Formats: sequence, structure tokens, C1' cells
RNA sequence: GGAGUCGGCCUGGCAGUCGCUCUCAUCUGUGUUGGAUGAGGGAGGAAAGUCCGGGCUCCACAGGGCAGGGUGCCAGGUAACGCCUGGGCGGCGCGAGCCGACGGAAAGUGCCACAGAAAAUACACCGCCUAAGUAUUCUUAUAUAUUAAGAGUGCCGGUAAGGGUGAAAUGGUGCGGUAAGAGCGCACCGCGCCGGUGGUAACACACGGUGGCAGGGUAAACCCCACCCGGAGCAAGGCCAAAUAGGGGAACAAUGGUGCGGCCCGCAUCGUUCCCGGGUAGGUCGCUUGAGGUGCGCGGUAACGUGCAUCCCAGAUGAAUGGCUGUCCACGACAGAACCCGGCUUAUCGGCCGACUCCAUUU
Repeated sequence: GGAGUCGGCCUGGCAGUCGCUCUCAUCUGUGUUGGAUGAGGGAGGAAAGUCCGGGCUCCACAGGGCAGGGUGCCAGGUAACGCCUGGGCGGCGCGAGCCGACGGAAAGUGCCACAGAAAAUACACCGCCUAAGUAUUCUUAUAUAUUAAGAGUGCCGGUAAGGGUGAAAUGGUGCGGUAAGAGCGCACCGCGCCGGUGGUAACACACGGUGGCAGGGUAAACCCCACCCGGAGCAAGGCCAAAUAGGGGAACAAUGGUGCGGCCCGCAUCGUUCCCGGGUAGGUCGCUUGAGGUGCGCGGUAACGUGCAUCCCAGAUGAAUGGCUGUCCACGACAGAACCCGGCUUAUCGGCCGACUCCAUUU
């Protein structure tokens, strides 16, 4: 100087002016809601998707099981998690580093396109073999053969070394062995099991023994195993509470009207006043002081925990956080809170800082 990896941070600045919303103070108005002035606060790193987890609220709930859903190497962190940190294993990269739903396929079932003989109760297309069995031909030998030896062919067979197919075909290399072959035998490598050593564990070991090898892949297929999970959500939920209609009760008045009935009794209903409770509109609480921020110290590899000090930092409800002007620069992306918090994921202009890796060059 170039190329790259990881982590953290910022997200136009300043000034003027006109507004919006909340809080506080002062003044003022009023039956109530208010009004004015001043001071102070006023979106994000994702406020987003609503995909996980928790708080909070209401409902349900003895305990256990089934069903259903989720998670899935180990250890730790946490209120909790499918998140985070560290470690193991596998894969990728020269490297810094990155990626992984990463339990079980010798419990059972299912599936495996095309190609291929065969995709699993394995199997045999080409090839290799003719030792054994059987049929047959030829040659040689002697003495005419139901003789002997050799060579060949068919059948019955053997084989899976080699070729070929495929993403994948019963472990690899070598030697021995054989008719040809084959863990058939042996050595080494790989694998399983048992033990040992190290590690909390996952796991590791160029430590020992043992087994010729246990017999393809697939569980984000059913399934098995282990662990976890009650439902609904701030339009949750609580309180105050008009008008109108309706419900319950008390008192009063006429001893009345209307209906049932031929009449009486009786029952129902109609009036006025007051009280009670439910509930709608509306208001109000929930609402933002919280697993909170910042700084320093301590413990821990880290995630994180903890002590002290300090700070208060949107809370609207037709829903505020904006418009205009000037100026500077690197010329401004994605995007707007609605109960709150921890994560993940997705979108995103440009910039700053730190640690590290590789290449080239110079000293």
C1' cells in the first nucleotide's frame, strides 16, 4: 500500500420564526369543560414482522394420565426463551474467522425420481472360472476299448476382484490363498463393544483387550426416547355514570277506569311521587419508576452477576413530536410509539472507532 474478518457506535449540525402535545408554576374565568403567560420533556436502531419468551390482568384449575403443540451435542447465563456465552463434534476458508433442527436408522412401519441386474427378505447385465457333477467332441499313447492323459464346448454351477448405472451398491490398501474369487486367512488403517487415562460433561486418546465387521440412505416421514407447555389478551381489567326504554320496591289517590264474567268475590292492568340495582353514550384509572439509564469498583475466559454514586428520559386517544427561512457539510437511507420488557428476523444512505488475518514492498 492492497484485500479481508470480527466487534462497538452515530443516523445531518447550528440559528431564526410559526405551530402541536404533556407536566409544573403563576394569573384569570366558570354551573362544568377552560383561557393566558413562563419554564421544562417530546420516536427508533429497527418504533416494523407479531415469530419466540416473560411481566401484568381476567377466566379456569386436587392429583395423575391420554390427546395436541414445542424443543433436541454438553456446560453455564437468565424472570424466561426456540435467545446469549463458552466448549465439543462435523463442514468451509491459506488465515483472521464463518456455517450447522447436531438425540435414536441392530424397536417397528413407510419412502428412495432417472439410470441400473439389483435401491434392500438384496441381487447378477457384461466379465472372470470349469476344481466338483453331467453330456459330448477332438488329439495323443498303447492293443480293436466300458482304458489313461490332455484340450474344447453345452448344461448344472461358482464368483462379486474388474467393467458399467447412480447422490448412494455390504469398509480401504497390501500380501497370502483359490478353478476364479471373496475378511476366506494375515498385517496396517477404519468401525463396533469392553476396559483404562484426561475432562463437570459433550467428547478425546499414535493406550490395552476383543469382534472379521454387526450389514445403504431418509426421523424439517410416521414413530421411539428425554424435557417443557392451562386459555384469552390493555378493545385485558377496575371505578364513576347522563338521556331514552325496560326491571324491582315503597307510599299516595280514586275505592276509580279497562279486561275476564250474567252478577258478587277475585285476579290482571292503567295514574302520581320517591327509592334501588343492571347497563349504553361519556369520563376516569390501568399509563409508564422500570428484570430502568449512566459512571466507577469487585467476581467471572465470557454471557452475566453484584456494590456504591447519580439521573428521571414521550404517554397521545382522531390520536402531538411538524412547517417555513437562512447557513455549513460528507447533501441525508430504511422508516413513526399506542400496556411494558428480553430476544430473533427483516428493511436500511452514509460515516466513525477498535482488535485481528493474508498478500506485496521497504528498513